[in-house]
RNA sequence: AGAGUUUGAUCCUGGCUCAGGAUAAACGUUUGCGGUGCGCCUUAUGCAUGCAAGUUGUACGGGGUUAUGGUUUUCGGACUGUAAUCUAGUGGCGAACGGCUGAGUAACACAUAAGUAACCUACCUUCAAGUGGGGAAUAACCUGCCGAAAGACAGGCUAAUACCGCAUAUGAUAAUCAAGGAUUGCUUGGUUAUUAAAGCCUUAGGGUGCUUGAAGAGGGACUUAUGUCUGAUUAACUAGUUGGUAGGGUAACGGCUUACCAAGGCGAUGAUCAGUAGCUGGUCUGAGAGGAUGUCCAGCCAGAUGGGGACUGAGAUACGGCCCCAACUCCUAUGGGAGGCAGCAGCAAGGAAUUUUGGGCAAUGGGCGAAAGCCUGACCCAGCGACACCGCGUGAGGGAAGAAGGCCUUCGGGUUGUAAACCUCUUUUCUCGAGGAAGAAUUUUGACGGUACUCGAGGAAUAAGUCUCGGCUAACUACGUGCCAGCAGCCGCGGUAAUACGUAGGAGGCGAACGUUAUCCGGAUUUACUGGGCGUAAAGAGAGCGUAGGUGGUUCCUUAAGUCAGGUGUGAAAUCUUCUGGCUCAACCCGGAGAGGUCAUCUGAUACUGUGGAGCUUGAGGGCAGCAGAAGGAAAUGGAAUUCCCAGUGUAGCGGUGAAAUGCGUAGAUAUUGGGAAGAACACCAGUGGCGAAGGCGAUUUCCUAGGUUGUUCCUGACACUGAGGCUCGAAAGCGUGGGGAGCGAAGCGGAUUAGAUACCCGCGUAGUCCACGCCCUAAACGGUGGACACUAGGUAUGGGGAGUAUCGACCCUCUCUGUGCCGAAGUUAACACUUUAAGUGUCCCGCCUGGGGAGUACGACCGCAAGGUUAAAACUCAAAGGAAUUGACGGGGGCCCGCACAAGCAGCGGAGCGUGUGGUUUAAUUCGAUGCUACACGAAGAACCUUACCAGGACUUGACAUGCCAAAAGUAGGACUCCGAAAGGAGAACCACCUGUAUCCAGUCAGGAGUUGACACAGGUGCUGCAUGGCUGUCGUCAGCUCGUGUCGUGAGAUGUUGGGUUAAGUCCCGCAACGAGCGCAACCCUUGUCCUAUGUUAAAUUCUCAUAGGAGACUGCCUUGUAAAGCAAGGAGGAAGGCGAGGAUGACGUCAAGUCAGCACGGCCCUUAUGUCCUGGGCUACACACACGCUACAAUGGGUAAUACAAAGGGUUGCUAAGGAGUGAUCUGGAGCUAAUCCUCAAAAUUGCCCUCAGUUCAGAUUGCAGGCUGAAAUCGCCUGCAUGAAGUUGGAGUUGCUAGUAAACGCAGGUCAGCUAUACUGCGUUGAAUACGUUCUCGGGCCUUGUACACACCGCCCGUCACGUUAUGGAAGUUGGCAACGCUUGAAGUCAACAGGCUAACUUACUUUGGUAAGAGGCAGUUGCCGAAAGCGGGACCAGUGACUGUGACGAAGUCGUAACAAGGCAGCCGUACGGGAACGUGCGGCUG
Repeated sequence: AGAGUUUGAUCCUGGCUCAGGAUAAACGUUUGCGGUGCGCCUUAUGCAUGCAAGUUGUACGGGGUUAUGGUUUUCGGACUGUAAUCUAGUGGCGAACGGCUGAGUAACACAUAAGUAACCUACCUUCAAGUGGGGAAUAACCUGCCGAAAGACAGGCUAAUACCGCAUAUGAUAAUCAAGGAUUGCUUGGUUAUUAAAGCCUUAGGGUGCUUGAAGAGGGACUUAUGUCUGAUUAACUAGUUGGUAGGGUAACGGCUUACCAAGGCGAUGAUCAGUAGCUGGUCUGAGAGGAUGUCCAGCCAGAUGGGGACUGAGAUACGGCCCCAACUCCUAUGGGAGGCAGCAGCAAGGAAUUUUGGGCAAUGGGCGAAAGCCUGACCCAGCGACACCGCGUGAGGGAAGAAGGCCUUCGGGUUGUAAACCUCUUUUCUCGAGGAAGAAUUUUGACGGUACUCGAGGAAUAAGUCUCGGCUAACUACGUGCCAGCAGCCGCGGUAAUACGUAGGAGGCGAACGUUAUCCGGAUUUACUGGGCGUAAAGAGAGCGUAGGUGGUUCCUUAAGUCAGGUGUGAAAUCUUCUGGCUCAACCCGGAGAGGUCAUCUGAUACUGUGGAGCUUGAGGGCAGCAGAAGGAAAUGGAAUUCCCAGUGUAGCGGUGAAAUGCGUAGAUAUUGGGAAGAACACCAGUGGCGAAGGCGAUUUCCUAGGUUGUUCCUGACACUGAGGCUCGAAAGCGUGGGGAGCGAAGCGGAUUAGAUACCCGCGUAGUCCACGCCCUAAACGGUGGACACUAGGUAUGGGGAGUAUCGACCCUCUCUGUGCCGAAGUUAACACUUUAAGUGUCCCGCCUGGGGAGUACGACCGCAAGGUUAAAACUCAAAGGAAUUGACGGGGGCCCGCACAAGCAGCGGAGCGUGUGGUUUAAUUCGAUGCUACACGAAGAACCUUACCAGGACUUGACAUGCCAAAAGUAGGACUCCGAAAGGAGAACCACCUGUAUCCAGUCAGGAGUUGACACAGGUGCUGCAUGGCUGUCGUCAGCUCGUGUCGUGAGAUGUUGGGUUAAGUCCCGCAACGAGCGCAACCCUUGUCCUAUGUUAAAUUCUCAUAGGAGACUGCCUUGUAAAGCAAGGAGGAAGGCGAGGAUGACGUCAAGUCAGCACGGCCCUUAUGUCCUGGGCUACACACACGCUACAAUGGGUAAUACAAAGGGUUGCUAAGGAGUGAUCUGGAGCUAAUCCUCAAAAUUGCCCUCAGUUCAGAUUGCAGGCUGAAAUCGCCUGCAUGAAGUUGGAGUUGCUAGUAAACGCAGGUCAGCUAUACUGCGUUGAAUACGUUCUCGGGCCUUGUACACACCGCCCGUCACGUUAUGGAAGUUGGCAACGCUUGAAGUCAACAGGCUAACUUACUUUGGUAAGAGGCAGUUGCCGAAAGCGGGACCAGUGACUGUGACGAAGUCGUAACAAGGCAGCCGUACGGGAACGUGCGGCUG
C1' cells in the first nucleotide's frame, strides 16, 4: 500500500466482498510446563448454610473463674481482702468507611474552568482560655407475672465520662449604633441580652480526657459558564409557571414553601414530547482528523426486594438500623411472629457462557483501645479455567543401500527424505534424593511454603497439533462421486477425465495452540473539516418577490470581540511516549522526564475581519433625451375558409381506402351560382427574428400598465448579493356555476383488418376544446446546466442603439454597448462534449445526492369539492443497477455494387405408372449412421449365401487372429476313413512326419525349433462417448476478403493502414491521404482444349496431311482513334486461329456452424470377458394404410411403326474380350480364329430417304398379370433377360418450385467402375444434333463495402413487458381483541414530619405554701384526637406504543405453466412526460409538451 466482482472487450460512476488490528468472549479439534493478569456481558431473578463490624474493665455498678490472705464456723460453709482473668448490662467511639451493582438518570448527573461577602465539618494538628459547686433518676440485679414463640408488664435496689440545674465568660451568638470594605451575612469599636465543662490512670513527676473559642488540613453543600446520543412522520410548551413584596423554613442562597400583586418565562441556535443511555480518566482502531466503546484499575454519581417516611448523629434520609404499604418466602399452639447475598464463598433458574461453601491476618490498610490486643470474605495468598498476554520445551551433531512401507508415474523413475533405522552427545523439562530463602521493621510474628532457588543421580527419556491448498491468497496430484452428495467470505464449483465436494499421499501457514462464529475500527476519499459531487451516471426546487440568516465596494479615525505572541494557574493518580532500574529474558513492576484543554486569567501586537464615527463614487437606484418589441389587461372592428339554412342550374352517383365497406344520394346528393346564420382560428409577412421571471405571447385599431436598451454623467451615497420558512404566478388535462358550440374530437356506435383486434385505417360522434367567475398546482415545467459578480485568444452571422470617417444625402468602411446563433484556441471532462451566453479560473449565498429494487409507495400530517398533490419510511430482496465510448451482429434503416438472384427465355419438377432413398407404421429382427439450406439414387463404385454389424436356434472358451512365458507329450504334429449332426462342432481312427544340433557316419525316441495340448499374462468387441480427440469432409464461397510489423492518434477497448475519388471478375490497378511496408487469399505458375512450327514414328501398303509423343512460337490493351487533370481503365477499329481473364479443369485465405464421421482408419476414458468375443444354419436389412425427396417412361403427328442407308468420341479386355461360320422368333447356344491390345474384339442412336397410321385412350403409352423359355450361381423366398398373350393410370399437371447465358440448354445414343449375376432408370465420363433470351436492377433470395440506430454479445431462432394460475416469504389496511407505558380527574388514605387542641399521665427546673414527708400551679415531656401533605389502592374517559385478527391490497423470489407482444431497429402505429377516459393484460385513444 491494495485486491476480487457489472462488459465480447474498455474507461468511468457505484455498491457488495476480502486481506489488518482488537475482545470480560463463546463453539469445534487438540493440549507438556511456568510467570503475570482476567473470569455472570443474560433475570437490579429467587436464595439453604457459614462468615463479611466491632471494640473499650485506664468511663460505670454488678457477676463468674483461678491463685493467695484475714475473720468466723455447726467444719458443710459464711463473711471480708489482694492479684490475675473473663464477662451480660449502662456509657463512649465506630457502625455514613471499607465491599457490591449499574436498575434509574439526557440531569449542574458527569467533565473542564470559575465563584460562595450565601455555608457546615466528629476524629487529627497549632494557638488562646477554662475544668468551681450541687441534684434527681435508670438498666444490670432481686421478686412477681403474661405469652407457643418473638418478646412484654408490675414492684423494689444501684453507679458513671449517662441526665439536669446553679456560678463564672477569654470568647461566641443575636439585636442595635458608628467607621472601613471586593457592599446581603465581611472587618474593627461601643451598648444590651443569651450561653460551658467530667472525669480516669499514675512510678505522684505527670499522662490522658472534657468545655468555650481562633486557625489549619482533609471532607462535604450550593451557584455559574461551556461541553455531553437519536427522532420535526414530536411545533408549540408552561399557573408555583416567570418576576416582585411579606411571613415561614434551611448549615446556607433561592418559589424551597405560603399569602398577595404583576403577566410573564422557554422555543426552528429545536422548547415540549418520545426513544436510548450511568458520566469521566481512559480503551480499541486510524497516517491523522475522526469513528466505536466505558470490562478490570482509578475519580464522581446513583441504588440496596418494589414504593414512601422520618429518627439518631459531626455526617444518613442509612446494603448486613427503625416505621408503614405491596409482592414473595419461612415458623406457628392460627392468637401472632420472622426475613431481605447488586458483601465473600455457595445453590437454583436463565443462558452460547463465567471459578472454591479454601488458608491467613505474616504484609498493606481500616475500627476501637493508654497499651497488650481484639475485629477485618477490605486485603495478602492458594485452588479451578489455554480466557488473554509473555516466556520455555518436545532434542543436538553425524548418517544414502537415497532402506522398507505409502503415494504418483510417461514404467525410465519421482516423492515422502537425512526424514527413519544406526552411531556419538546433551539434560532445559521430567522423576528421585539433599540443602533451602528474601518478603520482618528494634524484640516477638511467614498464610504463601519445604514454595522459589541451588546441588547430586537417572535416562532421549514425559511432551504436537490445527487450518488451508480455483482466484483474491502461500501451498497439487490420484481415487471416489456424477447439478447427486456436498462446498461457498465474494466471484463461483459439482450434469463421467472436479487442483473448488469426500478420502489418501504430498505441500503451505501458524504453533500449545489452530480454526469458526459474534461485535468494533480500518481499508471506505462509501457523509468528503482535513477530503466528494449535481449537462448525460444518484443529484439544480417549474419560475419569481422577499423575511430571518449568511456574505459584502473605497478612504481616514476609534476600539480590541475574533486573530496572533508571551506569562501564570490548572488539566488527580494510573494509562500513553521516552530514559534508567528490578524479577535469568519478556509479559509484569519501581523511579525520573515528557505529552495531553475549543480551559481560565494577565500583559502585549493591530495587518485582516468585526464595533462605533466621518467621508467618497466606480456597485445599486433615480433624472433628462431617444429607440425596438406576438410583454400584460380591456374594448371595438375586419376579411378568407369550414359547416348549416334558403333559392336556382343539374343528374347519378358522391365519399373513403393498401383494397374495401359502413355512410350520404332519385324525398335530387356530390358539383356549381346567389343570399343568409353561427362559432372558432388569424394564411402571406415569418426569420436557429422579437418580447417576457418562468408558464407563455402572432389579424387590425384605441385606451390603461410593466420591463428592457442607447446616449448624457445631472442627483442620492453602499441604499448591495443570495435567500431557510412565507407569499405570488404557474402549459395541457381535470373540477364547480352559468353561457356558447362551426370545426376537431377522449368515451361510445358502426365498417374494415386480423388467429383475435377492446388498436393502428374509415364513417358517425358525447364530454371537452371557446367565454365569465372560482378551484386544481402538475409536465421530458429541458439548455435535462440555480442566482450574482470578476477574469481568461479569436473568427463569422444576425436583432436593437450610438459614435467616427465619407457623402449634397442614403449606402459602404471602422469602433463601441446590449441581445440571439454557429465555428474554434488554452483550459476542463469518464468520454460525449463545453468554451466570454463555460461544463474554464475564482468569491458569496441557496437547493439537492449517497447501490438497484421495494417506492415517490405505506402509515401519519397539511392542502383540495373531487381527481389528487406536498412531505416521506421500513421489512424484505439482488450483486449488481447505471453513464460514455469500442468492436461485432442485427434492423419490416439508408447509400453503392455483385451473383441464372429477379426479370427476358428454353426445358422441367409438383398430377399418372414404375424405380430408388427417407419418415412413419409393422416386426423376433426389419442392423447402424446422415435430418433446413449443408439428410433423403447420401455412407452403399452394386444386401439371394457371403457381405452383415440385426433376429431365432445350435455350438466354442487362451479363443477366428498376435506376442511372451511355463509345462506336457514320439506313435507326437498331420490325418485318409467311419459314426452323430442342418452345419459348425463332437466322438473314434488305419497310416505317419519336418528342420538344426549332439555328431566324422548312423536318431521317430537325447537337446532345441516348428507344430499340438494345458495353465498364465492376454487376445477380441461395427459396445458407449464426434460434447474428450487426430485425420478427413461439408457449408458460407472461388465470396474478396483476413491479418501483421513499425509509426501515429486515443486514458483505454481500439482506430489508422483496409477509409475517400475513379476503376476492376478481384483489397485488380491508379490518384489522394499519418501513414510506410509486409504476409495469407485474388491473379499468375500446372493440366486439357483452340492456331502454327520443329523433331520422332509402334500401328498402317505408303505419306507431306490426320493422329500420337516431346519441345517451341503466339495475345501483351502491343498498334490506331476517342474519353478523363494525369494515370489506370473503358469504348470503337486494324491485324490475327484466338482480343481484352480466349474456353474448361485442378487449386478453397482468417474463420463460422461444440456442423458430419469413434461404422473407413487411428486414439483418451469408460464398459463386456464360458460373453457385448468367436463359429454355424435359417431368417431379416426387400415388410406396407400412408407422407416426402431424387429420377425413369409417357401422355403423342416436330410423333409411332416398318424398310433402307450414313456419320463419333472416350473407354474396357487373359478366371478376360471373343470374330467368321452354324442353330434358335429371341434371350441364348455352339464354335473357337485373333488379341496381354493405335495391331484382335466391342463399336452408335437420333439424323436422312421411302411407305403405312390421321387425332382416337388410338398402330399413343406401356404398368400389371398368366404361360413358356434362357443366363449366372451350391442355391432365386429375393436376380436379370427372351418370346407369346394381357393392355392399368395417363390427353401436359393447383399452390408452389428447379436447372440453364453457347458448342450452353434441350434431344440422342456410347463406354466405364463396382460385379459370379443383377434391381444402373443411379453415378462417372464420351461424343452426335444443336437453340431462344438478357430492357434492366423496382422487387424476391444470398453476398461484399460504407454509413446509421440498438436495452442484442449464446449476438433477432436475440432481448423483453404485464395480467392470470401455483408455491414460499415480507409488509400495509381491517370489524375487533390482548398487553404495556406516562399523565389527568374523582374517591379512600398507612407510616411520618409540621401545625392545632386540651378533658389523661408525668422524677429533676421555676414559683408559692408547707407538718421538711410533701402539696399545688407553671414550663417541659409522654400518650391521645384533629388538620395539611402523603405511598399505595379503587373508579373513569382519553393519548401513545406493541402483539394478534376472518377477510383484503401490494411487493420480492421461484422449474421448461397460461394469454398475448407493449419496449429495444423507423421494433413493424417513433418513443417518452403530465393528465383524462377506456380496456383480460401488456396497453389504446384524446389534449398539451419533449428529443433522450
Small-subunit ribosomal RNA from a Dehalococcoidia bacterium, 1492 nucleotides, folded computationally.
The prediction has a mean pLDDT of 83.
Taxonomically the source falls in Dehalococcoidia (Bacteria, Bacillati, Chloroflexota).
Rfam family: Bacterial small subunit ribosomal RNA.